[in-house]
RNA sequence: CGCCGAAGCCACGCACGACGCGUGGCGCGGGGGACCCAGGUUGUUGGGGCGAACCUCCUAGCAGGAGGCGCGCAAGCUCUUUCAGCGCGAGCCCGUCAGCUAACUCCGCAGGCGGACGAAAGAGA
Numbered sequence: 001c002g003c004c005g006a007a008g009c010c011a012c013g014c015a016c017g018a019c020g021c022g023u024g025g026c027g028c029g030g031g032g033g034a035c036c037c038a039g040g041u042u043g044u045u046g047g048g049g050c051g052a053a054c055c056u057c058c059u060a061g062c063a064g065g066a067g068g069c070g071c072g073c074a075a076g077c078u079c080u081u082u083c084a085g086c087g088c089g090a091g092c093c094c095g096u097c098a099g100c101u102a103a104c105u106c107c108g109c110a111g112g113c114g115g116a117c118g119a120a121a122g123a124g125a
Stems, first nucleotide, its partner, number of pairs: 001114004008026007027109006037099001046097001047094004054068005069089005077124007
């Protein structure tokens, strides 16, 4: 300097072990939560949330593979689309409970990584 991601900016104070800690504001992201609508009830085969991280098939212990679909990357400033290329499709949480949902309310602003590689179209600055 750049990338994934919501995970940034500003002010004040403390600290000085140097991208630290605390408070506040702005901004970004997520959950809960009416009428109406949807939904018969019950269920250990519970149910649900964040996230791209799902479905089907082959194999038939696991693992692995294929197709579909979803996501990310490429440095001339940004954004969108197409083709080709490379990669990912994990993990964590709530705790028997939650559809949507105005008012209202709660929570997060982490962590990890990189050395430069194509073509075309459009819009903006």

Description: A computed fold for a 125-nucleotide RNA from a soil metagenome, annotated as c-di-AMP riboswitch aptamer (ydaO/yuaA leader). The prediction has a mean pLDDT of 77. The RNAcentral record of the sequence draws on MGnify.